Predicted 3D model of an 82-nucleotide RNA (transfer RNA) from a Bacillota bacterium. It was read from a public genome assembly. The coordinates come from a structure-prediction model, not an experiment, and the mean pLDDT is 81. NCBI's taxonomy places the organism under Bacteria, Bacillati, Bacillota. Its Rfam family is "tRNA". The family's RNA type in Rfam is transfer RNA.
This record gives sequence, C1' cells and structure tokens, in this order.
RNA sequence: GCCCUGGUGGUGAAAUUGGUAGACGCAAUGGACUCAAAAUCCAUCGACGAAAGUCGUGUCGGUUCGACUCCGACCCGGGGCA
Repeated sequence: GCCCUGGUGGUGAAAUUGGUAGACGCAAUGGACUCAAAAUCCAUCGACGAAAGUCGUGUCGGUUCGACUCCGACCCGGGGCA
C1' cells in the first nucleotide's frame, strides 16, 4: 500500500428485504423479604433539560417519507496478502 472484518448504554451483546433503537445478560441504584446478610422478587438504570421535549448506533457528509442497516471520505481495533 491492497483486501476482509468489527466499532451500538458503565460493560457484554441483539436488531440490516431500510420501518418504534437499545431486546437479553452483567454491573449499578432504590425498595420488598430478613434479627442482619446472602439468595430471591419488584422498579429504575444513554445525554441535555425544572418539565414538556430534543438529541443519541466511531466521526463528518450523502441518498430516502424514513438509515444501526444503503453510498462516500476519514479515525480506531483485529486478521490476511505483498
């Protein structure tokens, strides 16, 4: 230099014939239970905001009524070739 593959909450990881983003697990927080714990159960759990709401899939653009998904450039990790 070229080719392939991946980048989604704090973390692992789903969702791609384009059609509600974060399912499911772990961690965390609050509560129930307990003499107290553990276990178990319930709820919460991205960012901003008082709320309403807005934004959010590596970054920046593009296509589209609509993009994690398609296209372009770039950044980062892994693998291969030279």